Annotation
The RNA shown here (transfer RNA) has 73 nucleotides and comes from a Minisyncoccales bacterium. Rfam family: tRNA. Rfam classes the family as a transfer RNA. The RNAcentral record of the sequence draws on ENA.

RNA sequence: GGGCACGUAGCUCAGUGGUUAGAGCACCACUCUUAUAAAGUGGCGGCCAUUGGUUCAAAUCCAAUCGUGCCCA
Numbered sequence: 001g002g003g004c005a006c007g008u009a010g011c012u013c014a015g016u017g018g019u020u021a022g023a024g025c026a027c028c029a030c031u032c033u034u035a036u037a038a039a040g041u042g043g044c045g046g047c048c049a050u051u052g053g054u055u056c057a058a059a060u061c062c063a064a065u066c067g068u069g070c071c072c073a
Stems, first nucleotide, its partner, number of pairs: 001072007010025004018056001027043005049065005
């Protein structure tokens, strides 16, 4: 220098045009317990990397930029 993939909660990820963006783990509270563990119940936490475009409607499609990883030279 060229190509490909990815960027969504603290972490790992799902969601592939249409109702309010979800799960597990973590964290907080409560129940249970001799008990701080395990188990159960509930809660907190995000405007989806940024900007622009397409559309009645975009996390989702398109472009550019930024970042990460991989391949080629």